[in-house]
RNA sequence: GAAUCUGUGGUGCAAUGGUAUCACAACUGACUAUAUGUCAGUAGAUGUGUGUUCGAGUCACAUUAGGUUCA
Numbered sequence: 001g002a003a004u005c006u007g008u009g010g011u012g013c014a015a016u017g018g019u020a021u022c023a024c025a026a027c028u029g030a031c032u033a034u035a036u037g038u039c040a041g042u043a044g045a046u047g048u049g050u051g052u053u054c055g056a057g058u059c060a061c062a063u064u065a066g067g068u069u070c071a
Base pairs, nucleotide, nucleotide: 001070002069003068004067005066006065007064010024011023012022018054026042027041028040029039030038031037047063048062049061050060051059
């Protein structure tokens, strides 16, 4: 320098272009004398920018970070 793959809550993941899922963790409440534990609930995320579309995590382009291969 070129090609290719990946980027989604605090962590690990899912999602045929149509309300972004689940688990763990966190917080609140109930049960309990307290804690553990169980149950119920709450908050929290699509790397960045532009475009296509009625509608984009998904499609296009650029860019950024990391991985792999080639030179």
Molecule: transfer RNA
Organism: Papaver somniferum